The part of an RNA shown here (small-subunit ribosomal RNA, central domain) has 351 nucleotides and comes from Torreya grandis. It matches the Rfam family "Bacterial small subunit ribosomal RNA". Its mean pLDDT, the model's own confidence on a scale to 100, is 83.

[in-house]
Context: one part of a larger RNA
RNA sequence: UUGGGCAUAAAGUGACUGCAGGUGGAUUUUCAAGUCCUUCAUCAAAUUCCAAGGCUCAACACUAGAUAGGGAGUAUAAAUUACCAAGUUGGAGUAUGGUAGAGGUAGAGGGAAUUUUUGGUGUAGCGUUGAAAUACAUUGAAAUUAUGAAGAAUACCAAUGGGAAAAAUCACUCUACUAGGCCAUUAUUGACACUGAAUAAUGAAAGAGAGGGGAAAAAUUAGGAUUAGAGACCCUAGUAGUCCUAUCCAUAAAUAAUGGAUACUAAGUGUUGUAUGUAUUGACCUGUUUAGUGUUGUAGCUAGCAUGCUAAGUACCCCACCUAGUAAGUACAUUCAAAAGAAUGAAACUC
Repeated sequence: UUGGGCAUAAAGUGACUGCAGGUGGAUUUUCAAGUCCUUCAUCAAAUUCCAAGGCUCAACACUAGAUAGGGAGUAUAAAUUACCAAGUUGGAGUAUGGUAGAGGUAGAGGGAAUUUUUGGUGUAGCGUUGAAAUACAUUGAAAUUAUGAAGAAUACCAAUGGGAAAAAUCACUCUACUAGGCCAUUAUUGACACUGAAUAAUGAAAGAGAGGGGAAAAAUUAGGAUUAGAGACCCUAGUAGUCCUAUCCAUAAAUAAUGGAUACUAAGUGUUGUAUGUAUUGACCUGUUUAGUGUUGUAGCUAGCAUGCUAAGUACCCCACCUAGUAAGUACAUUCAAAAGAAUGAAACUC
């Protein structure tokens, strides 16, 4: 390398788009490139294979013969792949009519809570802990009440098994704009498809520079405790950051640790959307149909655990990746980044 693998043992890119490439539905033609078959010459000998005899056997050597394979022709075949031409509707789109949704962007509005400003009432504590102390408070705190302000988050409904989105993610209410899904019906295009190295755009949190903002909680920090010590756990304060605007970074146990597409393969039981019967005043109930999302489970698969029409089953196409541990996701180098760093990514040594 091949074979073999990739939920949990090494291994699925975080996710998507898509050029090249690879692969590609059913029918009828053309053609003969792949393919099948006929035939021809050639590829020194040794070697390889096979058979006989020879060294006592064997290795070995000798004699006779031969396959496979390679490249170059030749004459056929047409099932299959490619090619040519035509039409087809089942895959895939489009139109029409419905429908569910925290899908996206922008704007407007709401209430609760918290902190705080100012005024009133009020007086010695308050706050915290295992116990305390630091802290706050007679310059009037805490408590209570009225009023104003601010920022961040959106209780209940809510699902433990719901919904949407490519993923990251998305939930107070309303409005505007906007994307996709699903279902049904006929109509329409007529294989227009699948995957996808590069590439583009996207990508939690933290972090970065610039300008705003700053209620709450809070890395770093300071103080108080605890302790042998305490750089921690606990307490009192409290900065960056968390929020917004435009931008950078490109990583997560980015997980279902399970790449995408298609087809096929027992059942039972929930639930969301849809269509259509049944039922009814209606909501339920109930049969079937699809598109999701759960659960129990047969066959199968699996080292086992488990999985099981949402496969890790049976097949097929394309891509990513793996090849004992450690050194190491390190060194060097290159590319990217303002930086922090990211991506690509070894070896010696050692076991």